[in-house]
RNA sequence: GCCGGCGUAGCUCAGUGGUAGAGCGCAGCUUUGGUAAAGCUGAGGUCAUGGGUUCAAUCCCCAUCGCCGGCUCCA
Numbered sequence: 001g002c003c004g005g006c007g008u009a010g011c012u013c014a015g016u017g018g019u020a021g022a023g024c025g026c027a028g029c030u031u032u033g034g035u036a037a038a039g040c041u042g043a044g045g046u047c048a049u050g051g052g053u054u055c056a057a058u059c060c061c062c063a064u065c066g067c068c069g070g071c072u073c074c075a
C1' cells in the first nucleotide's frame, strides 16, 4: 500500500428498513435476627463519527476514525 471482518447499556453479545433487547453486573423492595441465595421492580444507550438514499436507517450506500486478520512491496 491492497483486501476482508468487527464497532449496539459498565462487561459479553443479539437485533439487519417500521418505538433498541437479553445475560451478567448496578440500585431498590420482599424474605432473614443479620448476610448470602432466591423472587420482584427499576435505572442505565447521540447504535464509533460525518454525509447520502428513503415517508422512515442500528440495519442500505460513501467517506473518516479505532480494533482484529490476511496479502504484497521496499529496506
Stems, first nucleotide, its partner, number of pairs: 001071007010024004018055001026042005048064005
Transfer RNA from Blastocatellia bacterium AA13, 75 nucleotides, folded computationally.
RNAcentral records the identical sequence in 2 taxa.
The sequence is in RNAcentral, with records from ENA and MGnify.
It matches the Rfam family "tRNA". Rfam's curators write: Transfer RNA (tRNA) molecules are approximately 80 nucleotides in length. Their secondary structure includes four short double-helical elements and three loops (D, anti-codon, and T loops). Further hydrogen bonds mediate the characteristic L-shaped molecular structure. tRNAs have two regions of fundamental functional importance: the anti-codon, which is responsible for specific mRNA codon recognition, and the 3' end, to which the tRNAs corresponding amino acid is attached (by aminoacyl-tRNA synthetases). tRNAs cope with the degeneracy of the genetic code in two manners: having more than one tRNA (with a specific anti-codon) for a particular amino acid; and 'wobble' base-pairing, i.e. permitting non-standard base-pairing at the 3rd anti-codon position.
Its mean pLDDT, the model's own confidence on a scale to 100, is 82.